[in-house]
Context: one part of a larger RNA
RNA sequence: CUGGGCUUAAAGCGCAUGUAGGCGGUUUGGUAAGCAGGGUUGUGAAAUCCCUCGGCUCAACCGAGGAACGGCACCCUGAACUGCCUAACUUGAGGAUGGAAGAGGAGAGUGGAAUUCCUGGUGGAGCGGUGAAAUGCGUAGAUAUCAGGAGGAACGCCAGUGGCGAAAGCGACUCUCUGGUCCAUUUCUGACGCUGAGAUGCGAAAGCCAGGGGAGCGAACGGGAUUAGAUACCCCGGUAGUCCUGGCCGUAAACGAUGGGUACUGAAUUGGGGGGAUUCCCAUGUUCUCCCAGUUGGAGCAAACGCGUUAAGUACCCCGCCUGGGGAGUAUGGUCGCAAGGCUAAAACUC
Numbered sequence: 001c002u003g004g005g006c007u008u009a010a011a012g013c014g015c016a017u018g019u020a021g022g023c024g025g026u027u028u029g030g031u032a033a034g035c036a037g038g039g040u041u042g043u044g045a046a047a048u049c050c051c052u053c054g055g056c057u058c059a060a061c062c063g064a065g066g067a068a069c070g071g072c073a074c075c076c077u078g079a080a081c082u083g084c085c086u087a088a089c090u091u092g093a094g095g096a097u098g099g100a101a102g103a104g105g106a107g108a109g110u111g112g113a114a115u116u117c118c119u120g121g122u123g124g125a126g127c128g129g130u131g132a133a134a135u136g137c138g139u140a141g142a143u144a145u146c147a148g149g150a151g152g153a154a155c156g157c158c159a160g161u162g163g164c165g166a167a168a169g170c171g172a173c174u175c176u177c178u179g180g181u182c183c184a185u186u187u188c189u190g191a192c193g194c195u196g197a198g199a200u201g202c203g204a205a206a207g208c209c210a211g212g213g214g215a216g217c218g219a220a221c222g223g224g225a226u227u228a229g230a231u232a233c234c235c236c237g238g239u240a241g242u243c244c245u246g247g248c249c250g251u252a253a254a255c256g257a258u259g260g261g262u263a264c265u266g267a268a269u270u271g272g273g274g275g276g277a278u279u280c281c282c283a284u285g286u287u288c289u290c291c292c293a294g295u296u297g298g299a300g301c302a303a304a305c306g307c308g309u310u311a312a313g314u315a316c317c318c319c320g321c322c323u324g325g326g327g328a329g330u331a332u333g334g335u336c337g338c339a340a341g342g343c344u345a346a347a348a349c350u351c
Base pairs, nucleotide, nucleotide: 004322005321006320008304012319014202015201016200017199021195022194023193025089026088027087029085030084031083033082034081035078036077037076038075039074041073042072043071050066051065052064053063054062055061092192093189094188095187096185097184098183099182100181104178105177106176107175108174109173110172111155116150117149118148119147120146121145122144126137127136163170164169207248208247209246210245211244212243216242217241221237222236223235224234259318260317261316262315263314264313267296268295269294270293271292272291273290274289275288276287277286278285300307301306324351325350326349333344334343335342336341
C1' cells in the first nucleotide's frame, strides 16, 4: 500500500462559510467518451518463463519450433447504466404570502437588592475570625443601628433533564438596528443540491499591548495559625487580573470524549413551538400532523459497558483522522505571534 478501523482500546479538525475536486432527483430524444460483445487488423524487439523436439555420455547449459507476452491502438456492433448535448418535470433546494416562539447578536438608556467606602446622628467596648486561636480592626469612638451620598460589578425569585445559537456561548427592564429557525398555503423558480483539500471568518478562560476603570473577589506577595516541616489546606491583609474601549493570542476534558448530508427500520412516555379536526359554547379534553429537546426500551449492533427514528441499526456520498509503548506532540526546518507560545512534525535509542 491493501485490509481494518475512529463514544470509552490509537483515531472526528473547537465551530462555521466556501474555492478546486468528488458525488448527485424524475422523464424524453440524441451521442458513443466510459462500458459490453466482436475482429484472417496493427503492435506488444530479442533473450527469459511455459510446451514440444534436438546438441554436449546426463544435468546445468545451448539450439530450433510453438505458445504466451495477461497490454495498447484502430475498426465494426450495441445503448441498459455513468458521462456529454437537448427538451421537459416537481418530490430535493430556494423564493413568495400569512402567522409563531425564543437568555440568538450589536448599540443606547433605565432600575432595584446587596457588598465596600465617605459624611452626619444614636451609642460606648469591644468587633472580627476559628476546630481552637492569633495576626487584623477599635476610646483618634470600631462592631451594631438610622439617614444621606459615591462608585464598581453582578442581575435573586421567575428558572424548568425549559428556550435560543454553527460552535464558543447567551439570563434585570426598555428602546433601536439585526441574524437564524418553525408552522400554514401549495402561489413562484425549476436540480439551482450534498460534501469540502487549500483558504477565510468566528472562537471559553488565562495571557499580551495601549488607554480608562477598580466595589467585591483575588494568582503573586506579607502576616497569623497548623505541622516534624507546611514554599499548602484554615485565618487577616493584598498586587496583577477580573470590568470597559481598541488591537493581539487561537488554545481547553473547545465533550455527546460520537464529522456533515440523505434515505430506510417496532413501540411507550414527558416537555417546548406551530397547525388541522372534534366535543352545543368557554375553560379544557380527545385525536391527527410537522419541528425541537429528553427518558424507557424492541430488533439489530457492540469486546463489554451500552447505543437503540436525536443510532453506536441498515445503506450511500464527501471530508478529517488512526496504525505498539516510551523517546515526543519533543528536536530540527518552515510558518504565525510583541511575547508567552501556536501550527506543521521526525529520528537515534529503548521495551